[in-house]
Context: one part of a larger RNA
Molecule: large-subunit ribosomal RNA, domain II
Organism: Bacteroidota bacterium
């Protein structure tokens, strides 16, 4: 992992409540007694209980009563039939659908492991060092003291086996081993190691102290019991078909993953008392927009001009100036969720009409009370988030099918069943791949397209449009020629001559034209060049703006971001046009079922509510069976399905149609339990 068997809403009650069926109309017996075919029996038994009247704290009164001074007002009642039994739904009390804690308490069992202690035994190869003491010798005046030698044999002394420990590494890690092996390493006469016997026991022991150890178990051992502890938590909860079908919200909560009430679902009663849509009419309102010499507030430019700052003047006052700040006011332009002189569309409320609806209300039973995505207008955040909060709509949730390469939510579209029928939607039609290498007119050259997305900015890419200037009296570009004179203008300067700088009436002359000079250049000149002009050439040339499609800007980790192949007057982009393909949509044909008198309308579905059935075991009546029961293996067939039936083979004695009754009544899951493989 698979198979087989087992495995979870049960049972009890003088309980509460609703519904269905039946009895009686007031209902009903309980204990008990008698009888009896001894049973799941019959009869008797009315005690008690429920109902028939309520109100009040009560006395009490009574279709009323209480409050009260009240005959007022108000509260609760009166004007509805119950009760007993059985079935079913739900609740209560019990373990109460099943399995599951960590824990708590009680009574016991453990120190053969291990911790410490007590008693009594045992063990420590070999080697090294050489304390005290003692003796002798020397030094010394010396018995002291000092030195030396010999002797001696101390030490939680040294090295190192046994023994004991466990430092480092490797191996081992379904091991040889539920802690080891190898190499290495610490102690090794001591606070040493060890045998045997004994002591200490669970909130207790023992501990050179690590919360260590107390039998592979320790921040409170183990065994049994209280015990089916409790579990607002997790997991699991078993046959079929049919009808309807949610919620993830509000308020409250020692409450936030729980619960109560309401909301939303379903079933019944029940009716139009109700909802929805459209139209009309009448309302409330301050959003969007807009506006602001209509308020509050904020803020820009200019003007006018108080006030202030600064400067001038003055002994001081007065006064003057101001490219400073600036109120009110004026002109212009403009801002606001907590501004409004204004002010929609929607939405909301109500009435009427029409249409439509499993409507309202009450009662039984729920589930839900983690929601999420998209679009729109908002708050918050960074006009960040697959962020967060509320609102409106849609969807997923609980929704299959087609498209989007794949992809809960996007686009299309709501699946009763069947069909080798048709039409379409979104989206597509070169090949993969169903259908156009369709047609007409443009654009793009970047494989842009083509796909994660892209900006500021840059550019004689290219198409379209507009404006404007020059041009056969010859433009634009190129080429040839000129580009002068007063003058080296004046000043400045060492110099300044068109070209360091300053000034200027940047002037005047000759001219086809030529600046008191556009740039390069020189120390300054010189030189080159430009503006400007003529010639040559011969038809368009320049500037600006708007716009289509493209280019650069453009960086991420294996090669790889059109689904791929591939595609360039397209198989890309823009506009137009005609076909076709394409879904469980729509239609056609047949069938099933729900509601309905019919016509007709429906039949996606999680939680959940309701209905109808199938199978299993047992009981009663009944039925089948050696002319072959059950079981097992096949074949065929019926039913929407759970399932059933017939026949053949095997098997060899029980089985059970039908009608009722009663349940230990259905397995795929619970890291389910047991067995097998």
């Nucleotide at each position: 992992g698979c198979c087989u068997a087992c495995g979870a809403g049960u049972u009890a009650c003088a309980c509460c409540u609703g519904u269905c069926u039946g009895g009686c109309a007031g209902c009903c017996u309980a204990a008990g007694u008698a009888c009896u075919u001894c049973a799941g029996g019959u009869a008797c038994g009315g005690a008690a209980g429920c109902g028939c009247a309520g109100c009040g704290a009560a006395a009490g009164c009574g279709a009323g009563u209480c409050u009260u001074a009240a005959c007022a007002g108000g509260g609760c009642g009166c004007u509805a039939a119950g009760u007993c039994a059985g079935g079913c739904g739900g609740g209560g009390u019990a373990g109460a659908c099943g399995c599951g804690a960590a824990a708590c308490c009680g009574a016991g069992u453990g120190a053969u492991c291990u911790a410490u202690c007590c008693a009594u035994g045992g063990g420590c190869a070999g080697g090294u060092u050489g304390a005290a003491g003692u003796u002798c010798c020397g030094a010394u005046a010396g018995u002291c003291u000092c030195g030396g030698a010999a002797u001696g044999g101390a030490g939680g002394a040294c090295c190192g086996a046994a023994c004991u420990g466990g430092u480092a590494a490797a191996c081992g890690u379904u091991g040889a081993a539920a802690a080891g092996u190898u190499u290495u390493c610490g102690g090794a006469u001591g606070a040493c190691c060890u045998g045997u016997g004994g002591a200490u026991a669970g909130g207790g022991g023992u501990g050179a102290a690590a919360g260590g150890c107390c039998a592979a178990u320790c921040a409170a051992a183990c065994u049994c019991g209280g015990a089916g502890a409790u579990a607002g938590c997790u997991c699991g909860u078993a046959c079929u078909c049919c009808c309807c079908g949610a919620a993830a919200u509000g308020c409250a909560u020692u409450u936030a993953g729980g619960u109560g009430c309401a909301g939303c679902g379903u079933u019944g009663u029940g009716u139009a008392a109700u909802g929805u849509g459209u139209a009309u009419u009448g309302g409330a309102g301050g959003u969007a927009a807009a506006g602001c010499u209509a308020c509050u507030g904020a803020g820009a430019a200019g003007g006018c001009u108080a006030g202030g700052g600064g400067g001038c003047u003055u002994c001081a006052c007065c006064g003057c100036c101001u490219a400073c700040c600036a109120a009110c006011c004026c002109u212009u332009a403009a801002c606001a969720a907590a501004c409004u002189c204004u002010g929609a569309a929607u939405g909301c409320c109500a009435a009427u009409a029409c249409a439509u609806a499993g409507u309202a209300a009450c009662a039984g039973c729920a589930g839900u009370g983690a929601g999420c995505c998209c679009u729109g207008g908002g708050g918050u955040g960074c006009g960040a988030a697959g962020g967060u909060c509320a609102c409106a709509g849609g969807g997923c949730g609980a929704g299959a099918g087609g498209g989007g390469a794949a992809c809960a939510a996007c686009c299309c579209a709501g699946a009763c069943c069947a069909a080798c029928a048709g039409u379409u939607a979104a989206g597509g039609u070169c090949c993969c791949u169903a259908a156009g290498a369709g047609c007409c007119a443009g654009c793009u050259a970047a494989g842009u397209u083509g796909c994660a997305u892209a900006a500021a900015c840059g550019a004689g890419g290219u198409g379209g449009g507009a404006a404007u200037g020059c041009a056969g009296u010859g433009a634009c570009a190129g080429c040839c020629a000129g580009g002068a004179u007063g003058u080296u203008u004046g000043c400045u300067u060492g110099g300044a001559a068109g070209c360091a700088g300053c000034a200027a009436u940047u002037c005047a002359u000759u001219c086809a034209a030529a600046g008191a000079g556009u740039g390069c250049g020189u120390a300054a000149c010189a030189g080159c060049u430009c503006a400007c002009u003529g010639g040559u050439c011969g038809a368009g040339c320049g500037u600006u703006c708007c716009u289509g499609c493209g280019c650069g800007g453009a960086a991420a980790a294996u090669a790889a971001a059109c689904g791929g192949g591939c595609a360039u007057c397209a198989a890309g982009c823009u506009g137009g046009u005609c076909a076709c393909c394409g879904a469980a949509a729509c239609u056609u044909u047949g069938g099933a079922u729900u509601c309905g008198a019919a016509a007709g309308a429906g039949u996606g579905g999680u939680a959940g509510g309701g209905g109808a059935g199938c199978a299993u075991u047992c009981u009663g009546c009944g039925u089948g069976g050696c002319u072959g029961a059950a079981g097992c293996g096949g074949u065929a067939u019926u039913g929407u399905g759970a399932a059933g039936u017939a026949c053949c083979g095997u098997g060899g004695a029980c089985a059970u149609a039908g009608c009722a009754g009663a349940a230990a009544a259905g397995c795929a899951a619970a890291u389910g339990u047991a067995g097998g493989c």